[in-house]
RNA sequence: AGAGUUUGAUCCUGGCUCAGAGCGAACGUUAGCGGCGGGCUUAACACAUGCAAGUCGAACGAGAAAGCGUCCUUCGGGACGCAAGUAAAGUGGCGCACGGGUGAGUAACACGUGGGUAACCUGCCCUUUGGCGCGGGACAACAGCUCGAAAGGGCUGCUAAUACCGCAUAAGUCGAUGGCUUCAUAAGUUGCUAUCGGGAAAGGAUGACCUCUCCUUGGAAGUUAUCGCCAGAGGAUGGGCCCGCGUUCCAUCAGCUUGUUGGUGAGGUAAGAGCUCACCAAGGCUAUGACGGAUAGCCGGUCUGAGAGGAUGAUCAGCCACACUGGGACUGAGACACGGCCCAGACUCCUACGGGAGGCAGCAGUGGGGAAUAUUGGACAAUGGGCGAAAGCCUGAUCCAGCCACGCCGCGUGUGUGAUGAAGGUCUUCGGAUCGUAAAGCACUGUGGGGAAGGACGAAAAGCACCGGGAACAAUACCCCGGUGUCAUGACGGUACUUCCUUAGCAAGCACCGGCUAACUCCGUGCCAGCAGCCGCGGUAAUACGGAGGGUGCAAACGUUGCUCGGAAUCAUUGGGCGUAAAGCGCGUGUAGGCGGUCUAUUAAGUCGAGUGUGAAAGCCCUGGGCUCAACCCAGGAAGUGCGCUCGAUACUGCUAGACUAGAGUACGGGAGAGGGUAGCGGAAUUCCCGGUGUAGAGGUGAAAUUCGUAGAUAUCGGGAGGAACACCAGUGGCGAAGGCGGCUGCCUGGACCGAUACUGACGCUGAGACGCGAAAGCGUGGGUAGCAAACAGGAUUAGAUACCCUGGUAGUCCACGCCGUAAACGAUGAGUGCUAGGUGUCGCGGGUAUUGACCCCUGCGGUGCCGCAGUUAACGCAUUAGCACUCCGCCUGGGGAGUACGGCCGCAAGGCUAAAACUCAAAGGAAUUGACGGGGGCCCGCACAAGCGGUGGAGCAUGUGGUUCAAUUCGACACACGCGAAGAACCUUACCUGGGUUGGAACCCUCCUGAAUCCUGCAGAAAAGUAGGAGUGCCCUUCGGGGAAUAGGAUGUCCAGGUGCUGCAUGGCUGUCGUCAGCUCGUGUCGUGAGAUGUUGGGUUAAGUCCCGCAACGAGCGCAACCCUUGUCUUUAGUUGCCAUCAUUAAGUUGGGCACUCUAAAGAGACUGCCGGUGUUAAACCGGAGGAAGGUGGGGACGACGUCAAGUCCUCAUGGCCCUUAUGCCCAGGGCUACACACGUGCUACAAUGGCCGCUACAAUGGGCUGCGACACCGUGAGGUGAAGCCAAUCCCAAAAAAGCGGCCUCAGUUCGGAUUGGAGUCUGCAACUCGACUCCAUGAAGUCGGAAUCGCUAGUAAUCGGAUAUCAGAACGAUCCGGUGAAUACGUUCCCGGGCCUUGUACACACCGCCCGUCACACCAUGGAAGUCGGAUGAAUCAGAAGUGGCUGAGCUAACCCUUUCGGGGGAAGCAGGUCCCUAAGAAUUGUUCGGUAACUGGGGUGAAGC
Repeated sequence: AGAGUUUGAUCCUGGCUCAGAGCGAACGUUAGCGGCGGGCUUAACACAUGCAAGUCGAACGAGAAAGCGUCCUUCGGGACGCAAGUAAAGUGGCGCACGGGUGAGUAACACGUGGGUAACCUGCCCUUUGGCGCGGGACAACAGCUCGAAAGGGCUGCUAAUACCGCAUAAGUCGAUGGCUUCAUAAGUUGCUAUCGGGAAAGGAUGACCUCUCCUUGGAAGUUAUCGCCAGAGGAUGGGCCCGCGUUCCAUCAGCUUGUUGGUGAGGUAAGAGCUCACCAAGGCUAUGACGGAUAGCCGGUCUGAGAGGAUGAUCAGCCACACUGGGACUGAGACACGGCCCAGACUCCUACGGGAGGCAGCAGUGGGGAAUAUUGGACAAUGGGCGAAAGCCUGAUCCAGCCACGCCGCGUGUGUGAUGAAGGUCUUCGGAUCGUAAAGCACUGUGGGGAAGGACGAAAAGCACCGGGAACAAUACCCCGGUGUCAUGACGGUACUUCCUUAGCAAGCACCGGCUAACUCCGUGCCAGCAGCCGCGGUAAUACGGAGGGUGCAAACGUUGCUCGGAAUCAUUGGGCGUAAAGCGCGUGUAGGCGGUCUAUUAAGUCGAGUGUGAAAGCCCUGGGCUCAACCCAGGAAGUGCGCUCGAUACUGCUAGACUAGAGUACGGGAGAGGGUAGCGGAAUUCCCGGUGUAGAGGUGAAAUUCGUAGAUAUCGGGAGGAACACCAGUGGCGAAGGCGGCUGCCUGGACCGAUACUGACGCUGAGACGCGAAAGCGUGGGUAGCAAACAGGAUUAGAUACCCUGGUAGUCCACGCCGUAAACGAUGAGUGCUAGGUGUCGCGGGUAUUGACCCCUGCGGUGCCGCAGUUAACGCAUUAGCACUCCGCCUGGGGAGUACGGCCGCAAGGCUAAAACUCAAAGGAAUUGACGGGGGCCCGCACAAGCGGUGGAGCAUGUGGUUCAAUUCGACACACGCGAAGAACCUUACCUGGGUUGGAACCCUCCUGAAUCCUGCAGAAAAGUAGGAGUGCCCUUCGGGGAAUAGGAUGUCCAGGUGCUGCAUGGCUGUCGUCAGCUCGUGUCGUGAGAUGUUGGGUUAAGUCCCGCAACGAGCGCAACCCUUGUCUUUAGUUGCCAUCAUUAAGUUGGGCACUCUAAAGAGACUGCCGGUGUUAAACCGGAGGAAGGUGGGGACGACGUCAAGUCCUCAUGGCCCUUAUGCCCAGGGCUACACACGUGCUACAAUGGCCGCUACAAUGGGCUGCGACACCGUGAGGUGAAGCCAAUCCCAAAAAAGCGGCCUCAGUUCGGAUUGGAGUCUGCAACUCGACUCCAUGAAGUCGGAAUCGCUAGUAAUCGGAUAUCAGAACGAUCCGGUGAAUACGUUCCCGGGCCUUGUACACACCGCCCGUCACACCAUGGAAGUCGGAUGAAUCAGAAGUGGCUGAGCUAACCCUUUCGGGGGAAGCAGGUCCCUAAGAAUUGUUCGGUAACUGGGGUGAAGC
């Protein structure tokens, strides 16, 4: 620091996803040790049990027992002493408001930070001042009686105090009223002073002492010390209250408020205050977000991040709030009190049913909830706290231990050596590679674990003793400080640590390996099972599933899940955008707000600098130190960007004051304009009405029909009515803010522009809300209605046609008034200001020059277009702006859901504005590129159409295919297949079926045996196979015993054979097709961010990317053409088997002769637009001509670019993988491939007279031939047979060419056409023609009379027609291939059909139009809106009711202290208590609203789904 993913590819926009770090985690697999930390995030759910707050006898009264000892005893026991002034309980003091827990509530002065308190309090503690005098009466405990199940009481009686009360005293204090004074200035406040008034205490406890007094070991009074008490002052600490600033989301919460806001007075509090009350006034808050709703303890910090930020608030620390829920007060320095009280409620427990008890959000622990979070442990040794003078006691605070890999850190699981690279596993191209120095083996080490021994730090205070010093004192006691000694004190723990012994012995896993992302192979599986963070894998060769081997990463852990930040500049302050990707409000006026020209002065708010206070500790950072290191801990420093105060600076911004004119505006003079409103006027046209002329159609369309018309239309002429709109002018011309505005004239009116001067003096820009305007359609009321025309009707079109077309036609369109408020309201471009090359049109106004004048030309300002530089942009493009800057407003943040739902506002309605979520996808999108496509365009070609000729489609037959059938009808080929693979299925072929056999096999190798080989015969069998017998020996070596080679048979064995079994979608090779179409590319250069472009486009030309010219291209390659074969002409050479002009000869080129000719087959020549003319650009080329056998590639063939179709073929061959192996192999017999209601393709023969039949007669070429072709002769009607010459072929044979020609018959008919079918008889091939051959003869004589829709071939020696030959082959062509004979017609032309080429254009296609894709319906699932209702939560209003409790009033009942009085019994007063009552009020009850949520018959749309429609 980035990466993957939209596309065929590209750039951009944009979302999704990943790599990083972190966690109080959880889950899965695994697990050796230690250190330091952490451990209910959920039910503030409910809690059994134990513990968590007591202490003081030096405040007080009272005061046991067990046990022990002594004595007595009636042996039952008793007394005394110790235990012991102890335990327990009580009065009293202090503490219990700390410590500990939790985060429910709280959006708040709760918290943070900084201030204020002149508006306050503060127990214990410290310092200091002054005091502690004299009295009194009770109540617990206790005792007795008594109630109750209990918890708990009641009555009577006794008693002490540092408990309670009265009186005295008052330095100071408090209050009131004065005076002076400080500080503040707003009340006020500080200090001093005067007068008046008010209020204290415990002289108690302990120790010591005897100077004074009394009793005289000594004690009391007393003295003294310490502690304590009271009243003040100060401090410290801790708190209360107030204020500035900061502190979540929703505006689909916009208005809230009656103690509300303020005042006066009173009350209340420690204290200011509507804190409370009475009265008065009517205020207060709010867009800088009141009120309401949701959520939430806040912070230091923590996590992340480069930072700014974002998220978070466990542990530690600070603050707050809470303590079963709600309410309340009491006590107290402090509470409205976690382990206190009262009341109400819910719940739990006890109960004798009458009543009672309780509150773990303390530590453990239990149940429950949950994915999930520990022991009912030890100790007060340390630290800290409470009480105490102290010893000490208490302390689940705390310190420790236990459990848990929950986290961080450290250590170990060995180290060295060791190549036969062991065995084994895996892979393999079978050679090997790898696990791998890994193991074993050898030599070492000893952390952890185990055993044994030693063994800490944490402990020092305090206490006691002694010594020294100090204050006070009568004092050498006591007290305080310091030192020394002494006495102890450890939960952890016999732990850390150290030493010895022990043995490599006991200690490695987890995830991943397609890309991102480090790491690859085999097997299994076969869109199954499964994986997946995103893209995506899996349909028989899966590096993506599962296993294995190997590898990579981390490691006592590793992965997964969840959550946070990052990456994400993907909310953009740092640091984004808005023409087309999401995004400029339809336009204006203008409020708040934001921003604002030049100069001077003032101020110092912003701003900047310095100093200072604060910013707790911990944490982060730095330095140093302590645990062996580290984590961890300790000390010091730095930092803490903030806030406050003081001082200073004054450029900029602000405030204030003054001035200016460049912004803005006003006045004056001009001209331009469909700017707006209103009234009037005009002509053309349509329609209608009336009249005339006139007659059969008109109208309408692609073609028609509906329609109108003989009741007179259309057409035409004249007259009239009415409504609407204003041709030409008219123009990227004008005006307006936009919508928009178009005949002419008048009136009213807005704005802009130009010119020249004067004036005002920043008056400006923008503009949230708000207000106004706002096309068309639509709505309301009333008019109007010629034309046009939704809806509607009819006619057409169509598969349908609720459309397009036609005939009609109503709202509406028009006017007035009022609504609506939206448009692709677009320049898809907000407004304003300044700046930044030009060129060229046009509109308005002006200046200059010139002219008689109008132009022309130069120039200024304002508007409106085009081209274009810089710049900018993703590109397209923009280019006076989409550039460079500033100001203000609006808007955007992936696609769909959705501009939808709900809510609110507006509207008569239609609807508009505002505006989500669940769910779902990994894209959606912009611009450009290359293709492909288009019922887009341009140019061009092809038997593509057209023009012709002949066919197919109808018939019969042949053949192939589909289908069907069958035991099998083997398989493949399917738009360019279908007389195709197959150049030939009776057996064979043959792969199929049935049946019979066979198992190392039909082959190779090794080993063994036998026999050379080979040939013949018998038996049974369908054959294969089997069985029996016979004949017969070769070559080489030889020691003659034999051995060897080769070959045949048999046997064993394994590595194996074999497979026309599967996969042509694993492949090679070969082939088809587009297409013999003219194309397909490359190098360098250039252009473009890039895909790509250029070249290859353009102008001509060609059959051709053929050539020429031009050109940021220049060249090149594969294709085209040519080179090759053949054919057409000639020459040369050569003449046998070929030929024959001349000579001779014959039946015959038969023979002699000859090689001139033909021909043969070799080498050459020839044709190149070479020549001429014209056209063309002086080109390429084209047209015409000459010559020539041939003329513009002469004809034909071979030859097939880059590629496309996963085209075809595993059944030609080859081949990976898979499958079969007594069978899917091999052998054999028979059958099948030849079936047959049917459909299709390709052919043959025909339907006849351009013909058929008969007879005669003529002319080819290419080929083939020894298992062959077979003359000729004879036989047969014939197929053919018999005999047989010749020929290995320019020699002989196949071989007759046929159509044609000549002559004859037939005469238009199912025929003398046609030949199917069938019967009979034969021939040939062959082992064998039944299934199932071809041919012959005789007989039979079917359909068919030229073929619907549709469709095929052919452009010249072609079509058509005629025959011939060959391959295959024993035989078996109507097929295939080749050969020659006869031999046409037509092409105007390129509009159309098909296919193709080039350029261009559009595209949402790229599997590329056989593409993509929309909506309804049906089915399934999901979330969601509405909904009669129904359930629950929260909350408001008003009503009833009202516990406890403070306060007020009352208080006839009751009462020790004080006062008065007294007959000492008492009475009265003061002061209280119980009780009663009033106000307030929690729970509760019932009523009525609001709001949120759940659920619901039914219903609405939405999303997603398999190949439905």
Source information: A computed fold for a 1509-nucleotide RNA from a metagenome, annotated as small-subunit ribosomal RNA. The sequence is in RNAcentral, with records from SILVA. Its mean pLDDT, the model's own confidence on a scale to 100, is 83.